The prediction has a mean pLDDT of 76. Bacterial RNase P class A from a Nocardioidaceae bacterium, 392 nucleotides, folded computationally. Of the family's consensus pairs, 88% are formed in the model. The sequence is in RNAcentral, with records from ENA. The gene name in the source record is rnpB. Its Rfam family is "Bacterial RNase P class A". By type it is a ribozyme.
């Protein structure tokens, strides 16, 4: 200098004018003043928790989820470190990473055959028939053979030898892999090694299934407090009507006051009309208001422990709270930075520096609160590491 890889951060600033929401002060009110007012993802609502209500003795079945090991955490499908497998020269990256010799299922196309398999070509042997230079050989048929060819993502260990008609773990040596036992290292996943064994065991569990562990349901429209108007079964008080009692009135008793006693029209029924009521109190609860609701697994700085995730201690700080839902708009100056722009300087060069000109913020927006994951994001900045080349 170039190429690459991993991680962290910013993601507009100042001023003026107008406008919006919370809180405080003033004011009779209109309003005025002060102060605070989105994010790294506030998003998707995919996991995990706090909180609230309901359910719940304990256990089992079922259903759902998680899945290498150790740690972190309130918890997790998250994070850190490591192991194993794969990729890369390397930094580093990728893996829904338990079990396929418990059982069942499936394995497209191609291919003869796809799981304790398979004779299509080839190879070998017997027989038949034809030819023959008598060595053989074309064709047919019956068998043997998984060494060779061909198909496929995958064809039932690899190489060499013995053996055989040709072959084959049929046998032998070495190698690979599997199982059992043992030794050494590691908390562990696992790694290194030794002996023995049968000679070899396909893939798929984001197919059923098996194993281990975890999980009650619904959600802030959770849930709670106060409670207008209207309606209301029943109650109390007073009032009124009718009936009984009485010679009559009153007292008293009973029944009733709009689901209406009684009365009028009328022979009766239907029908129509008249007909005696107000007050208090009550529980539940709608509208509405308030709480939940902003001090929390909280943030920043320092220090200690730890490889790290993270944790302990000390100090400092308080930082949105709407509910038709605020946090915005315009103008001016600046502006990190960008440009195939123009000019100049430096360097052999890739390239760098300076002046001028032009451009100049993206994705998006809280709604009970946290921890994560995933997704979106104009333009940039910083750092660790790797590879290649050059100079000292």
């Nucleotide at each position: 200098u170039g190429a690459g890889u991993c991680g962290g951060c910013c993601g507009g600033g100042c001023g003026g004018c107008c406008g919006c929401g919370g809180c405080g002060a003033g004011g009779a009110a209109a309003c005025u003043c002060g102060u605070c007012g989105a994010g790294g993802a506030a998003g998707g609502u995919c996991c995990g928790g706090g909180c609230u209500c309901c359910a719940c003795a304990g256990g089992g079945c079922g259903a759902g989820g998680u899945g290498g090991u150790g740690g972190g955490u309130a918890a997790c499908a998250c994070c850190c470190a490591c192991c194993c497998g794969g990729g890369g020269u390397g930094a580093c990256c990728c893996g829904c990473g338990g079990g396929a010799a418990a059982g069942u299922g499936c394995c497209a196309c191609a291919g003869a055959g796809a799981a304790c398999a398979g004779a299509c070509c080839g190879c070998c042997g017997g027989c038949g028939c034809g030819c023959u230079u008598c060595g053989g050989u074309a064709c047919g048929u019956c068998g043997g053979u998984a060494a060779g060819g061909g198909u496929g993502a995958a064809a039932c260990g690899g190489u060499g030898g013995u053996g055989u008609a040709a072959g084959a773990g049929a046998c032998c040596a070495c190698c690979a892999g599997c199982g059992u036992u043992c030794c050494g290292g590691g908390c562990g996943a696992c790694c290194g090694g030794a002996a023995c064994g049968g000679c070899u065991u396909g893939g798929u569990a984001a197919a059923c299934c098996c194993c281990a562990c975890c999980u009650g349901g619904a959600g802030c429209a959770a849930g709670g407090u106060c409670a207008a108007g209207a309606a209301g079964a029943g109650g109390a008080g007073c009032a009124c009507g009718c009936u009984c009692c009485u010679c009559g009135c009153g007292c008293g008793a009973g029944c009733g006051u709009u689901c209406g006693a009684g009365g009028g029209c009328g022979g009766c029924c239907c029908g129509c009309c008249c007909g005696a009521g107000c007050u208090c109190g009550c529980g539940g609860g709608u509208a509405g208001a308030c709480c939940g609701c902003a001090c929390g697994a909280g943030g920043c700085u320092g220090u200690c422990g730890g490889c790290a995730a993270c944790g302990g201690c000390a100090g400092c700080c308080c930082u949105a709270g709407a509910u038709g839902g605020a946090u915005g708009g315009c103008c001016g100056c600046c502006g990190a930075c960008c440009g195939u722009g123009a000019c100049g300087c430096c360097g052999c060069g890739a390239g760098g520096c300076g002046u001028c000109c032009g451009g100049g913020a993206a994705c998006a927006g809280a709604a009970c609160c946290c921890g994560g994951c995933c997704u979106a994001c104009a333009g940039g900045c910083c750092g660790g590491c790797u590879c290649a080349u050059c100079c000292c």